This is a predicted structure of a 98-nucleotide RNA (Bacterial small signal recognition particle RNA) from a Planctomycetaceae bacterium. The source organism's lineage runs through Bacteria, Pseudomonadati, Planctomycetota, Planctomycetales and Planctomycetaceae. It matches the Rfam family "Bacterial small signal recognition particle RNA". The family's RNA type in Rfam is non-coding RNA gene. A reference for the family is Rosenblad et al. (2003), "SRPDB: Signal Recognition Particle Database", Nucleic Acids Res. The prediction has a mean pLDDT of 79.

RNA sequence: GGCUGCCUCCGGCGCGGUGGGGCCAUGUGAACCGGGUCAGGCGGGAAACCGAGCAGCCCUAAGCACUGCGUCCCCAGGUGCGUUCGGAGGUAGCCUUC
Numbered sequence: 001g002g003c004u005g006c007c008u009c010c011g012g013c014g015c016g017g018u019g020g021g022g023c024c025a026u027g028u029g030a031a032c033c034g035g036g037u038c039a040g041g042c043g044g045g046a047a048a049c050c051g052a053g054c055a056g057c058c059c060u061a062a063g064c065a066c067u068g069c070g071u072c073c074c075c076a077g078g079u080g081c082g083u084u085c086g087g088a089g090g091u092a093g094c095c096u097u098c
Stems, first nucleotide, its partner, number of pairs: 001095011012083005018076005024068002026065003034059004042051003
């Protein structure tokens, strides 16, 4: 120095697990700058009616809350195991060279 075996460390890859988040469900959720319906009042009209439209009510957006939900997705790493994947070492045997 080479070959083979065993072991350690650092990476890669794969599977699992943990934590957080998303998605889904329920509730809540907009004075006005979301929608619908618009009492009253206002405007037009001789009138019938029409118009815009506040409150209220309804539906929801962003969000918020709670628990559920693990089929899935994302993030994290002092997570467990594996891997004839790569690298750095230790060690035993054999071979070769000086």